[in-house]
RNA sequence: GGAGGCCGCCCGGCGGCCGCCGCCGGCAACGGCGGAGGAAAGUCCGGACACCACAGGGCAGGGAGGUCGCUAACGGCGACCGGGGGCGACCCCAGGGACAGGGCAACAGAAAAGAUACCGCCGGGCGCAGGCCCGGUAAGGGUGAAAUGGCGGGGUAAGAGCCCACCACCGCGCCGGGCGACCGGCGCGGUAUGCAACCCCCUCCCGGUGCAAGGCCAAAUAGGUUCCGCUUCAAGGACUGCCCGUCCUUCCCGGAUUCCAUCCCGGGGGCGGAACGGGUUGGCCGCUCGAGCCGGCCGGCAACGGCCGGCCCAGAUGAAUGGCCGCCGCCACUCGCCGUCGAGGCGAUGGGCAACAGAAUCCGGCUUACGGACGGCCUCCGGCU
RNA sequence: UGGGGUGUCGUCAAGUGGUAAGACACGGGCCUUUGGAGCCCGCAUCCGGAGGUUCGAAUCCUCCCACCCCAGCCA
Numbered sequence: 001g002g003a004g005g006c007c008g009c010c011c012g013g014c015g016g017c018c019g020c021c022g023c024c025g026g027c028a029a030c031g032g033c034g035g036a037g038g039a040a041a042g043u044c045c046g047g048a049c050a051c052c053a054c055a056g057g058g059c060a061g062g063g064a065g066g067u068c069g070c071u072a073a074c075g076g077c078g079a080c081c082g083g084g085g086g087c088g089a090c091c092c093c094a095g096g097g098a099c100a101g102g103g104c105a106a107c108a109g110a111a112a113a114g115a116u117a118c119c120g121c122c123g124g125g126c127g128c129a130g131g132c133c134c135g136g137u138a139a140g141g142g143u144g145a146a147a148u149g150g151c152g153g154g155g156u157a158a159g160a161g162c163c164c165a166c167c168a169c170c171g172c173g174c175c176g177g178g179c180g181a182c183c184g185g186c187g188c189g190g191u192a193u194g195c196a197a198c199c200c201c202c203u204c205c206c207g208g209u210g211c212a213a214g215g216c217c218a219a220a221u222a223g224g225u226u227c228c229g230c231u232u233c234a235a236g237g238a239c240u241g242c243c244c245g246u247c248c249u250u251c252c253c254g255g256a257u258u259c260c261a262u263c264c265c266g267g268g269g270g271c272g273g274a275a276c277g278g279g280u281u282g283g284c285c286g287c288u289c290g291a292g293c294c295g296g297c298c299g300g301c302a303a304c305g306g307c308c309g310g311c312c313c314a315g316a317u318g319a320a321u322g323g324c325c326g327c328c329g330c331c332a333c334u335c336g337c338c339g340u341c342g343a344g345g346c347g348a349u350g351g352g353c354a355a356c357a358g359a360a361u362c363c364g365g366c367u368u369a370c371g372g373a374c375g376g377c378c379u380c381c382g383g384c385u
Numbered sequence: 386u387g388g389g390g391u392g393u394c395g396u397c398a399a400g401u402g403g404u405a406a407g408a409c410a411c412g413g414g415c416c417u418u419u420g421g422a423g424c425c426c427g428c429a430u431c432c433g434g435a436g437g438u439u440c441g442a443a444u445c446c447u448c449c450c451a452c453c454c455c456a457g458c459c460a
Stems, first nucleotide, its partner, number of pairs: 001381008010372002012328007020035006037356001041367002044365005049210004061206005066080005081095001082093004096201002101199002103195003115148001118141002120137007149167002152164003168191010214285004224276008234250006251268005278459003292311008329353003333350001334348005386456007395409003403440001411427005433449005
């Protein structure tokens, strides 16, 4: 100097004037303070909070899936293990089980999952011959995504883990290391594959709905109709369109009457839910101080945790967070000058402050969108010393 | 703001692991003097987009994009 890898951090600063939203102070005029993001987004996970449901357990359903940790929790994060990629820094992996069982493997190919002989090779028989028939053979060819582990030797008519040595993989047992995933070694047995982001099995997790949760107030309307549940004796009609009230009829309960009763006296509904219909499109709380932010120290490889000190940092509801000017800073663009093999440097009474985007109950993550600036660590290549 | 659903040719649509049916429309041909009708043929290299699982994906999984629907309060 070139090419990369991994992190962190920032989205102009200060001042003045005019506005917008909220809070505080003030009788008021007015004054003071605060006012978007790294993703506020998608709503994909996990929680807090609220209401409903709930003895416990199981089934169904949904989800997670190497190990150990972190955390309020997680499908997140960290470290490690295993596999893959890269010369490397480093990156990627939905990474349990296919001897519990079921299912699938199109086309091609002889044969595709207790399956197979098309060509070839070998043996036998027949034939003058081209060749035909029977049997053996998975070493070779060919098909396919996938074809019975690889290579060498023995063996054989030709062959074949048929046998042997070595290697690879799988299972079991033992020994050593590690908390563990796993790693290393020895011995024995074996070599029929792949798919579980097909059903399934194993281990673990999960009640539902979501701030339009939920609570309170006000206004208006037809205090309506139908159905269901619980508790309970109620049901119909008139005055009157409705509620309340009164009255009448039927029924029920209680009392009184020595007893019974038709007579007499007294009494006789309420709550919750769903659908339809109707009205309204208002206000307050929830609402923002919180798993909070900043700094220092300590523990830990790290994620993270602990202690101490300091700080208060939007709460709008058709929805505020903006505009102009000055100075400084920066630059991706434009112009001019200087310089060069090339990179570049300086100036401008030129221009710009960006892209993606914008809070709506609040947090922790993930994912997606996106233009730049700055800082740190590391790797590879080339040159010079 | 929260919840749910759907994307396959120009339109309506079938297909739920193995080369994407069909109808209408469209294009060409036959028939006819011509047109219509009828008959024959053609028409999806990309199944909303991207990535993954698998030998193989419209179909299974993940993330995006577009469109549609439903939910307030009182009583």

Two RNAs folded together computationally: RNase P RNA and transfer RNA, 460 nucleotides in total. The coordinates come from a structure-prediction model, not an experiment, and the mean pLDDT is 76. Rfam match: Bacterial RNase P class A.